[in-house]
Context: one part of a larger RNA
RNA sequence: UGACGGGGGCCCGCACAAGCGGUGGAUUAUGUGGUUUAAUUCGAUGCAACGCGAAGAACCUUACCCAGGCUUGAAGUGUAGUAGAAAACUGCCGAAAGGUAGUCCUUCUUCGGAACUGCUACAGAGGUGCUGCAUGGCUGUCGUCAGCUCGUGCCGUGAGGUGUUGGGUUAAGUCCCGCAACGAGCGCAACCCCUAUCCUUAGUUGCCAUCAGGUAAUGCUGGGAACUCUAAGGAGACUGCCCGCGCAAGCGGAGAGGAAGGUGGGGACGACGUCAAGUCAUCAUGGCCCUUAUGUCUGGGGCUACACACGUAAUACAAUGGUAGGUACAAUGGGCGAAGCCGCGAGGUUGAGGAAAUCGCUUAAAGUCUGCCUCAGUUCGGAUUAGAGUCUGCAACUCGACUCUAUGAAGCUGGAAUCGCUAGUAAUCGCAGAUCAGCACGCUGCGGUGAAUACGUUCCCGGGCC
Numbered sequence: 001u002g003a004c005g006g007g008g009g010c011c012c013g014c015a016c017a018a019g020c021g022g023u024g025g026a027u028u029a030u031g032u033g034g035u036u037u038a039a040u041u042c043g044a045u046g047c048a049a050c051g052c053g054a055a056g057a058a059c060c061u062u063a064c065c066c067a068g069g070c071u072u073g074a075a076g077u078g079u080a081g082u083a084g085a086a087a088a089c090u091g092c093c094g095a096a097a098g099g100u101a102g103u104c105c106u107u108c109u110u111c112g113g114a115a116c117u118g119c120u121a122c123a124g125a126g127g128u129g130c131u132g133c134a135u136g137g138c139u140g141u142c143g144u145c146a147g148c149u150c151g152u153g154c155c156g157u158g159a160g161g162u163g164u165u166g167g168g169u170u171a172a173g174u175c176c177c178g179c180a181a182c183g184a185g186c187g188c189a190a191c192c193c194c195u196a197u198c199c200u201u202a203g204u205u206g207c208c209a210u211c212a213g214g215u216a217a218u219g220c221u222g223g224g225a226a227c228u229c230u231a232a233g234g235a236g237a238c239u240g241c242c243c244g245c246g247c248a249a250g251c252g253g254a255g256a257g258g259a260a261g262g263u264g265g266g267g268a269c270g271a272c273g274u275c276a277a278g279u280c281a282u283c284a285u286g287g288c289c290c291u292u293a294u295g296u297c298u299g300g301g302g303c304u305a306c307a308c309a310c311g312u313a314a315u316a317c318a319a320u321g322g323u324a325g326g327u328a329c330a331a332u333g334g335g336c337g338a339a340g341c342c343g344c345g346a347g348g349u350u351g352a353g354g355a356a357a358u359c360g361c362u363u364a365a366a367g368u369c370u371g372c373c374u375c376a377g378u379u380c381g382g383a384u385u386a387g388a389g390u391c392u393g394c395a396a397c398u399c400g401a402c403u404c405u406a407u408g409a410a411g412c413u414g415g416a417a418u419c420g421c422u423a424g425u426a427a428u429c430g431c432a433g434a435u436c437a438g439c440a441c442g443c444u445g446c447g448g449u450g451a452a453u454a455c456g457u458u459c460c461c462g463g464g465c466c
Stems, first nucleotide, its partner, number of pairs: 008466006015457002019421005026315008034306002042053002064301007077123008088103006106115003126290002129288003135284002137279003140275001142273001147186006153162003166177003192267004197235007207224002211222003238261001241255001242253004317414001321373007333361001335359001336353001340349003380411001385406007427449007
């Protein structure tokens, strides 16, 4: 000077408390440990690993295992020599890769050669081999916590201190006052984006108040530029005004005005540093190692195993429900496939329209109306299994998704313990997208319905200042 304390003071945070919903029990999905295996590739391991890298393992991917091949090699650069096209096609062996035999047999030229290809030799390629404790870059975390420093001056023998402490105040080292300090930088805040209100401009593919026409019906048509909306530019919020308190900063007010009020809500943005944190398997890279193999190609298998243990989810245990029929209302997004016909259905057929504010994905679902079920392992629940199918794809056996019929398991609200959330939030309901041939209970977005509670800071956890 720090760090630490079951030392003290002050202050924050879904940290506790007050509430709501879960996890821990069941089944399944998924990740991990362990075990097994020829292999179950590798990495991630308290918070900050475990639906993580992986925005999608049937082959490929693929790095693992077994088997069969290749050796200047699958791809790239250069040198020398040599041969000639190469490619393609055909036969044979083969699971393929590959091997082997045959057909075919160069182009340009200033005739020196050049281009291209094969072969030979070489320089070198190649390595998801090791070291993240040799590294760059990127990332997590404390933490969007309010801190971390510098110049000059002053103090101290010095390490260092001061400033940055103190009194107030703030979300904030935010601001004010004071002060041997005076200033400054990185952070905070603001500047950026989305959203909430209004105005201007613009009016198609979007809109339809007024006028007219038309239909079984529909902005359908003429037309309109008001409204909604779209997307560009502006306005608006600053404690600006009022009252009270205060030296000030600021605080309080069911104040005014206002769509919005004291950071309006959300996002992007992460200081000096910490954890020899993570990553040599994104990439790059030092060193080391392999070089007829630790490189590379192919077929098959494995990553999908299963006594068990843990994490994260989905679905339930029902009546605030299940089921049958009718009926209403979104937003984001990408590019798809309407109507008709066939099929109980998954789907098939056909192909209108649409490179899309035009067409389509697309019926949103909870909701609401009516009927049934009447508390039961049930008309709850749907695992599992059998059979028959659909689709994608060279190929669904290991190992895909979905449909139909039958089957109908555990489960009657979950021990100790533990998690999330303070408002359009939790809870609940569906929709879309990336990846993707196919495959979503995951992830990332979107909208619908829409709560309860916070006395307070003693205690638990984390953090800041003295």